The RNA shown here (c-di-GMP-I riboswitch aptamer) has 77 nucleotides and comes from a Rhodospirillaceae bacterium. It matches the Rfam family "c-di-GMP-I riboswitch aptamer". On this family, see Weinberg et al., Nucleic Acids Res 2007: "Identification of 22 candidate structured RNAs in bacteria using the CMfinder comparative genomics pipeline".
[in-house]
Formats: sequence, C1' cells, structure tokens
RNA sequence: UCAUCGAAACGGCAAACCGCCGGUAACGGCGGGGCGCAAAGCCACCGGCCCAGUCUCUGGGUAGCGGGGCUACCGAA
Repeated sequence: UCAUCGAAACGGCAAACCGCCGGUAACGGCGGGGCGCAAAGCCACCGGCCCAGUCUCUGGGUAGCGGGGCUACCGAA
C1' cells in the first nucleotide's frame, strides 16, 4: 500500500409517524422525527414484492427485500 475484516474514533444516513407538495396508484420530494444501518452511498441488470393498464404482456415503483455491479471514511485484533 492492497484485500479481507469491523474494536475504537471523527463524523454520516434516516424507519414508522406528522405537516405541506406531486402522482390514478404504488410511491416520491421538502420540513419535523429517530427505528435502525459499516456502505441504509449510487445503479432497476436478475429474482421477489407493490401499483396501474388494453392484464400469457406492458408501463411504473421498491436500492431500508435478496443477489450482482461501481465508488468510499477510519484502521485495533
């Protein structure tokens, strides 16, 4: 230095719920709020789940469901 790993430290993100806004909806954005997270940073490629339709299919959503890809702070055992 790199990989694996995850003690400590500096910090980071932000569930449910509430308010406002967008959307047919799932859901998303902003503010509050903290359940949790070592990738809970990013990607819809694969599977799952959710929504819509003209429903063997198509479109949308979910990355905090799992797999996979890319990137990344710190440095004990």
Overview:
Its mean pLDDT, the model's own confidence on a scale to 100, is 90. The model forms 95% of the base pairs in the Rfam consensus. The organism belongs to Rhodospirillaceae, within Bacteria.